[in-house]
RNA sequence: GAUCACGGGAGAAUCGGCGUAGCAGCCGAUGCCGAAGGAGCAACCGCCCCGGAAACUCUCAGGCACAGGGACCGCGAUC
Numbered sequence: 001g002a003u004c005a006c007g008g009g010a011g012a013a014u015c016g017g018c019g020u021a022g023c024a025g026c027c028g029a030u031g032c033c034g035a036a037g038g039a040g041c042a043a044c045c046g047c048c049c050c051g052g053a054a055a056c057u058c059u060c061a062g063g064c065a066c067a068g069g070g071a072c073c074g075c076g077a078u079c
Stems, first nucleotide, its partner, number of pairs: 001079004006074003013030006031064003037060001038058003044052003
């Protein structure tokens, strides 16, 4: 450094129609979030004129009940 396991882990919607016992789900309209991914600028860094680059920015993607996912952090193991 990579992978796996366990634990923690945020943000952001409403209206209308269909549907249902009720949720879920589907469609439309507008709005919103950023911490999968992606992209951009660039602080910064390095083997330095060439490279690497964010938690910043953009929202293409993704997301806006639960669930799932989830950057990042802790801890253990393997290579």